Description
The prediction has a mean pLDDT of 81. Transfer RNA from a marine eukaryotic metagenome, 68 nucleotides, folded computationally.
[in-house]
RNA sequence: CGGGUAGCUCAGUUGGUUAGAGCAACUGGUUUACACCCAGUAGGUCGUAGGUUCGAGUCCUAUCCCGC
Numbered sequence: 001c002g003g004g005u006a007g008c009u010c011a012g013u014u015g016g017u018u019a020g021a022g023c024a025a026c027u028g029g030u031u032u033a034c035a036c037c038c039a040g041u042a043g044g045u046c047g048u049a050g051g052u053u054c055g056a057g058u059c060c061u062a063u064c065c066c067g068c
Stems, first nucleotide, its partner, number of pairs: 001067004007023004016054001025041005047063005
């Protein structure tokens, strides 16, 4: 200096309505069966602890971890 958001890889605009995508997992369909394919479901203390604000993944402070 850059980064930490789902099991993995990542997005998230000027702070604003319910936090998302792909892959993976699970269920169903299909198949003799498996894979592929189709439909659907579940999965998150947004590293941690405070602060500001009507409202924080987003802003501020401290701190931990990773990379350089």
RNAcentral holds the sequence, with entries from MGnify. Its Rfam family is "tRNA". Its family is annotated with triplet codon-amino acid adaptor activity in the Gene Ontology. It is annotated as a transfer RNA.